[in-house]
RNA sequence: UGGGCCGGCCGGGCGAUUGCAGGCACCGAAAGAUGCUUGAGGAAAGUCCGCGCUCCAUAGAGCACGAAGCCGGGUAACACCCGGGCGGGGAAACCCGCGGAUAGGGCCACAGAGAACAACCACCAGAUCCUAGUGCAGCGAGCAGGAUUAUAGCUUUGAGCUGGAGUCAGGUUCGCGGCAUCUGUCUGGUAAGGGUGAAAAGGUGGUGUAAGAGACCACCGGCGCAGGCAGCAAUGUCGGCGGCCAGGCAACCCCCGUCGGGAGCAAGGCCAAGCAGGGGCGAAACUGAUUCGUCGGUGAGGGACUGCUCGUCCCUUUUGAGCCUCGGGUAGGUCGCAAGAGCCCUGCGGUGACGCACGGGCCCAGAUAGAUGGUCGCCCAGGUGAUGACUUUCGGGAAGAAGGACAUCGUCCGUAAACCGAAGAUCGAACCGGACAGAACGCGGCUUACAGGCUGACCCAUGAU
Numbered sequence: 001u002g003g004g005c006c007g008g009c010c011g012g013g014c015g016a017u018u019g020c021a022g023g024c025a026c027c028g029a030a031a032g033a034u035g036c037u038u039g040a041g042g043a044a045a046g047u048c049c050g051c052g053c054u055c056c057a058u059a060g061a062g063c064a065c066g067a068a069g070c071c072g073g074g075u076a077a078c079a080c081c082c083g084g085g086c087g088g089g090g091a092a093a094c095c096c097g098c099g100g101a102u103a104g105g106g107c108c109a110c111a112g113a114g115a116a117c118a119a120c121c122a123c124c125a126g127a128u129c130c131u132a133g134u135g136c137a138g139c140g141a142g143c144a145g146g147a148u149u150a151u152a153g154c155u156u157u158g159a160g161c162u163g164g165a166g167u168c169a170g171g172u173u174c175g176c177g178g179c180a181u182c183u184g185u186c187u188g189g190u191a192a193g194g195g196u197g198a199a200a201a202g203g204u205g206g207u208g209u210a211a212g213a214g215a216c217c218a219c220c221g222g223c224g225c226a227g228g229c230a231g232c233a234a235u236g237u238c239g240g241c242g243g244c245c246a247g248g249c250a251a252c253c254c255c256c257g258u259c260g261g262g263a264g265c266a267a268g269g270c271c272a273a274g275c276a277g278g279g280g281c282g283a284a285a286c287u288g289a290u291u292c293g294u295c296g297g298u299g300a301g302g303g304a305c306u307g308c309u310c311g312u313c314c315c316u317u318u319u320g321a322g323c324c325u326c327g328g329g330u331a332g333g334u335c336g337c338a339a340g341a342g343c344c345c346u347g348c349g350g351u352g353a354c355g356c357a358c359g360g361g362c363c364c365a366g367a368u369a370g371a372u373g374g375u376c377g378c379c380c381a382g383g384u385g386a387u388g389a390c391u392u393u394c395g396g397g398a399a400g401a402a403g404g405a406c407a408u409c410g411u412c413c414g415u416a417a418a419c420c421g422a423a424g425a426u427c428g429a430a431c432c433g434g435a436c437a438g439a440a441c442g443c444g445g446c447u448u449a450c451a452g453g454c455u456g457a458c459c460c461a462u463g464a465u
Stems, first nucleotide, its partner, number of pairs: 001461004006456005012379007020039006027032001041436001045447002048445005053264004065260003069256001070084005085098005099255002104253002106249003120194002123189006132183002134180003138176006146168003152162004202220006221245002223242003227238004268335004277326005285298005299317007342362004346357004380434001382432003388427002391424006403413004
């Protein structure tokens, strides 16, 4: 310098202006106004784990259901973190995974004979019963020619031509049965080879065999059994015995040991209008009509208008107005709800996660239909990058030139510049420009999203010293 790998941190700054919410001060009867001050995150997200807190349930045990599952430690607890073990990946830093497949069931796409007690090809042995060819010889029938001849006809009388029963040897086609067992087929052996597949029944060499095979032997690997040693343990290691040689999936059921009561801040506590309900106090009646439910008049009581009276209006008049009161409790209010498994620093213990301090400092959102926003200016990281400027390298320029040395046929040394082109670094006007995302009871984790930047450790390669 380049590439990689694992962490930590930040994730715009300053100012002006204008809003919103909480707190405090002050003004105000209140509503509210003014001033000061505070006001999202590393994930506030997903709501996936684990807790606190609250209410309900709860003798004890078991079943069911659910969760996590190598070992040790940390923690309030954990599906978290730290350290270790084993397996896998990587050249390394480093990353990923983790009970049981010999309790049992189930499943294993496509391909393949077979996905668990496999047999397609191939190998080996036997058979010829079945089936299809082939070969050999035979029998029968047909076909075409050959040889030979009894004989018939014609004739140019030369034995020439024509026809031809029969006989002989072969050929060929079809059919029939026989033999052979070469191909095949059938029966059996085998699992070494080929092929399929993500995966195929330990590996290498030998013995052995008809061919083969842990069938047997040696070594290697795995598994099981019982031990020694090291370690808290997971586990590692050492030798012994047993041919035991076993496919995968448990995020399919299942088995094993461990843990787990349910619901959630709309939890829940307190205060408490109105309406309904319980109890108490409580006034004066008379009269008309009536469909017997009620309606009206006079009077009385209460209320509104008002400071009082009159007046007007409304309600009630024993089927109970009005007033008082009780418990539960709706709307609403308030607490829960922000001093805590709190944050920062320092010291000590621990490899570390983390713990301790009887060390110091700090107070850091709290809304309830839900505030934390908008606009402008300057700047900063970052991106693009004009006209160009400067510079490095490479190619052309460049004829290994000019020139030099040895030394004279020749050989060796030796590459400047302008200029042109390409690539890279730096400067650079101008423009763009800050991601993901918004608390709602809180906390610890995990997971997911995230423009850009800062920073530390480590690994590999290359160069220089």